[in-house]
Context: one part of a larger RNA
């Protein structure tokens, strides 16, 4: 010096508390473990693994296993030699991989060659094999917590100290005052993007007051309004009062669309964890070298006495069916989105106007709200599970996709001990999109729509700062 402490003072956080709503019980989704398997590829494991890599395993992906198969190789340069063909097409075996055979044949030139391609020949290539305790890079984490340094001075025999500590204040090592310190640095702020307001400029595909048209912003008109998007204006304790050291700031006001960091992202200091990632990728050393490398078909990752996270869906009347009806945002879209029409109970199917998109289209928002049934039931909750018939995507839905009809109608009456989430446009509900993607979400990520409750306060719980106090520890 620092770490710890069931030591002390202060101080902050959904840290308790006040609340509202899960999770733990059920049935399914999904992801571990553990079990089984020929294989069930690998990695992640306390917070920081477990809907995590994987924004999407039916074959490919595929690293995993069987069985067929090749050995300068599935891919890269190079030598040196022979050959001219390679591709393509068809035909035969075969599960294909590949193997035979059959058509069909180059190209540039200085004529010395070269270009590609086969065959052979050595260097070589390849390894999703090992180490993430060799390593880069990237990334978690404490933590958007408020901290971690230097330089020159002083102090101390030194390790150090001091600045950075004190007295206020702040979200904050903010900032004021004091002070053997005076300064900086890296963080904190700010600058950046979005969201509230609001000029101006512009008016199409966007809007329609007002004038015609007929009811469709549909045309003509117009750019008022909304809206789109560039340029500014605005918020700065800037004014009042109060309290304060007249400071630094803080409480109330007042104007204002906004008030004290407006709301919300991006932005993550020196460091910690031999944290994570040799399977993104690159890397050193090591192993493998007719296999630990390559191709190929089937399988496999989807197994299922079981045990644990994460989510859906529910157990009903604040509700469940039927019917009428109203209001969004913010994407996508040419191997693409596909309207109107017509089939068909529905998935869907034929069919193709339009649209490279403020124009077309995915496109009914849904809960709301009107009504009218149902009357507390294992039901007209629930919807699992199985059978039957079918769409659809794709060479192919046995292993193994998702949907749709009809049938079927399981567990479940609010869920022990224990535990998560949230202070507002927040939780809670309720939908709609995208990305991956031929097809395949209850899961990411994003949107908008209805819209709460509670917070006395810091005594305990947990976690963090910063001072101070003790050590059997460095």
């Nucleotide at each position: 010096u620092g770490a710890c402490g069931g030591g002390a003072a202060c101080u902050c956080g959904c840290a308790c508390a006040a609340g509202c709503g899960g999770u733990g019980g059920a049935g399914c989704a999904u992801g571990c473990g553990g079990u089984u398997u020929a294989a069930u590829u690998c990695g992640a494991u306390g917070c920081a693994a477990c809907g995590c890599g994987a924004a999407g395993a039916a074959c490919c992906u595929u690293a995993c296993c069987a069985g067929g198969u090749c050995u300068u190789g599935a891919c890269a340069u190079a030598u040196u030699a022979a050959u001219g063909a390679c591709c393509a097409u068809c035909u035969u075996a075969g599960a294909g991989a590949u193997a035979a055979g059959a058509u069909u044949u180059u190209c540039c030139u200085u004529c010395g060659g070269g270009a590609c391609a086969u065959u052979a020949u050595u260097a070589c290539a390849g390894a999703u094999g090992g180490u993430g305790c060799a390593u880069g890079g990237u990334u978690g984490u404490c933590g958007u917590c408020a901290g971690c340094u230097c330089g020159u001075g002083u102090c101390g025999u030194g390790a150090g100290a001091u600045g950075u500590u004190g007295g206020g204040u702040u979200a904050a090592g903010u900032c004021c005052c004091g002070c053997a310190a005076c300064g900086a640095g890296c963080g904190c702020a700010a600058c950046c993007c979005u969201u509230g307001u609001u000029a101006u400029u512009a008016g199409u595909u966007g809007c329609u007051a007002c004038u015609a048209u007929u009811c469709a912003g549909u045309u003509a008109a117009g750019c008022a309004c909304u809206c789109u998007a560039a340029u500014g204006a605005g918020a700065c304790u800037g004014c009042c009062u109060g309290c304060g050291a007249u400071g630094a700031g803080u409480a109330g006001g007042a104007g204002g669309a906004a008030g004290g960091u407006g709301g919300g992202g991006a932005u993550g200091a020196c460091g910690u964890c031999a944290a994570a990632u040799c399977a993104u990728c690159a890397u050193g050393c090591u192993u493998c070298u007719u296999a630990c490398g390559a191709c190929c078909u089937g399988g496999g990752c989807u197994a299922c006495a079981c045990g644990c996270g994460u989510g859906c869906u529910a157990c009903a009347a604040u509700g469940g069916u039927u019917g009428g009806u109203a209001c969004a945002a913010a994407g996508a879209g040419a191997u693409g989105c596909a309207a109107g029409a017509g089939c068909g109970c529905g998935a869907g199917c034929u069919g193709g106007a339009g649209c490279u998109a403020a124009u077309c289209u995915c496109a009914u928002a849904a809960a709301g709200c009107c009504a009218a049934u149902c009357u507390c039931a294992g039901u007209u909750c629930g919807g699992a599970u199985u059978g039957u018939a079918g769409u659809c995507u794709g060479c192919a839905a046995c292993u193994c996709g998702a949907c749709u009809a009809c049938a079927u109608g399981a567990a479940g009456u609010u869920g022990g001990a224990a535990u998560c989430g949230c202070u507002a446009g927040u939780a809670a509900u309720c939908g709609c999109g995208a990305a991956u993607c031929a097809g395949a979400a209850u899961g990411u990520c994003g949107c908008g729509g209805u819209g709460a409750a509670u917070a006395c306060g810091u005594u305990c719980u947990c976690g963090a700062g910063u001072u101070u106090u003790g050590u059997a520890c460095a």
Predicted 3D model of a 474-nucleotide part of an RNA (small-subunit ribosomal RNA, 3' major domain) from an uncultured bacterium. RNAcentral holds the full RNA, with entries from ENA and SILVA. Its mean pLDDT, the model's own confidence on a scale to 100, is 83.